[in-house]
RNA sequence: UGAGUGGGUCGGACGGUCGCCGGAUUGAAAGACAUCCGGAGGAAAGUCCGAGCAGGGCAGGGCAACGGUGGUGGCUAACGGCCACCCGGGGCAACCCGCGGGAAAGUGCCACAGAGAACAGUCCGCCGAUGGCCUUUCGGGGCACAGGCAAGGGUGAAACGGUGCGGUAAGAGCGCACCGCGUCGCCGGUGACGGCGGCGGCACGGUAAACCCCACCGCCUGCAAGACCAAGUAUGCUGUGUGUUCGGCCCGAACAUUAACACAGCGGGUAGGUUGCGUGCCGAAUGGGAGACUGUUUGGCAGAGCCGUCCGGUAACGGCCGGUCCAGUUUAAUGACCGUUGCUCUUUCGAGAGUACAGAACUCGGCUUACAGACCCACUCUUUAU
Numbered sequence: 001u002g003a004g005u006g007g008g009u010c011g012g013a014c015g016g017u018c019g020c021c022g023g024a025u026u027g028a029a030a031g032a033c034a035u036c037c038g039g040a041g042g043a044a045a046g047u048c049c050g051a052g053c054a055g056g057g058c059a060g061g062g063c064a065a066c067g068g069u070g071g072u073g074g075c076u077a078a079c080g081g082c083c084a085c086c087c088g089g090g091g092c093a094a095c096c097c098g099c100g101g102g103a104a105a106g107u108g109c110c111a112c113a114g115a116g117a118a119c120a121g122u123c124c125g126c127c128g129a130u131g132g133c134c135u136u137u138c139g140g141g142g143c144a145c146a147g148g149c150a151a152g153g154g155u156g157a158a159a160c161g162g163u164g165c166g167g168u169a170a171g172a173g174c175g176c177a178c179c180g181c182g183u184c185g186c187c188g189g190u191g192a193c194g195g196c197g198g199c200g201g202c203a204c205g206g207u208a209a210a211c212c213c214c215a216c217c218g219c220c221u222g223c224a225a226g227a228c229c230a231a232g233u234a235u236g237c238u239g240u241g242u243g244u245u246c247g248g249c250c251c252g253a254a255c256a257u258u259a260a261c262a263c264a265g266c267g268g269g270u271a272g273g274u275u276g277c278g279u280g281c282c283g284a285a286u287g288g289g290a291g292a293c294u295g296u297u298u299g300g301c302a303g304a305g306c307c308g309u310c311c312g313g314u315a316a317c318g319g320c321c322g323g324u325c326c327a328g329u330u331u332a333a334u335g336a337c338c339g340u341u342g343c344u345c346u347u348u349c350g351a352g353a354g355u356a357c358a359g360a361a362c363u364c365g366g367c368u369u370a371c372a373g374a375c376c377c378a379c380u381c382u383u384u385a386u
Base pairs, nucleotide, nucleotide: 002381003380004379005378006377007376008375009374010373012341013340014339015338016337017336018335020039021038022037023036024035025034041357045368046367048366049365050364051363052362053222054221055220056219066218067217068216069215070214071085072084073083074082075081086100087098088097089096090095101213102212106211107210108207109206110205123153124152125149126148127147130146131145132143133142134141135140161179162178163177164176165175166174180202181200182199183198184197185196186195187194188193226275227274228273229272235267236266237265238264239263240262241261242256243255244254245253246252279302280301281300282299283298284297285296286295287294288293303325305324306323307322308321310319311318312317342355343354344353345352346351
């Protein structure tokens, strides 16, 4: 200089005008207005895992069934996540990728092509030593009938270890060397696994994202969970008033209470609302509301939140301490416009165009996916110069 690998940060700024949502203050109250405070993300997304929380089921435990996970060791509240390592594959390298338990427990399957696809097989081909046939100058030569051959060709994703030498009629682990495989021993490692040596001519094709086997984990449903308040001349129940009878009236009793009306009480529950729910819990003071409930100030405790110093650990992560924990909608606020400017591209040098992906909806830890552009750190290969 060029090419690349891994990780991280940001993803516009300032001013003006007009608005939107939540809260506080003023106010008798509602509404309105005014002032002040707060108001999206690295992924808020997909809803794919793991938890908290809630309801239902269940005495507790086990088995079966069903579902999930799957190299080893560690981290974590937990995980299918993360870290380190092993094995296999890719890359010159930094590094990347792996749906990575078991195929010598059993069952199944292996399309097309091909002669043959798992107790293999002769289509082409090679041989034909031996037996047979033909021929002969008796040395031999020929045929390819029996038969031998898995070395070569061909088919296929895959053809029953690979390469080489020997060997043979031709061949073949038939013999040997190396590689692979299996097995035994020793050594290293917590372990996955690795190294070395001996032995065995090779038994064991692939497929478990087929059934299955092994180990471990797992109840079901999700905030539209759930809890609570509660209108109505909508409605249920109870009581009294009431109606009938006892000759009438009052009291009282019995019956009716079917229907209607009035009053009182109770219930379920609709509309609607409150909460869950904006770090959580407990308490105090002071306000608001019909109520469920809740605002502000303040004290304590807790935390799987965030930031920072230090310590332990290769790392993931853990520990002590300090600080901080201000979005909260319900068709859904968090915006629009203008000016200046930053960045990128184009340019006739006047200027013009662009500025990503996308938006909370109970919360948290992950994963995955989308993303214009800019910057930072570490590392690798390469060119040239010193």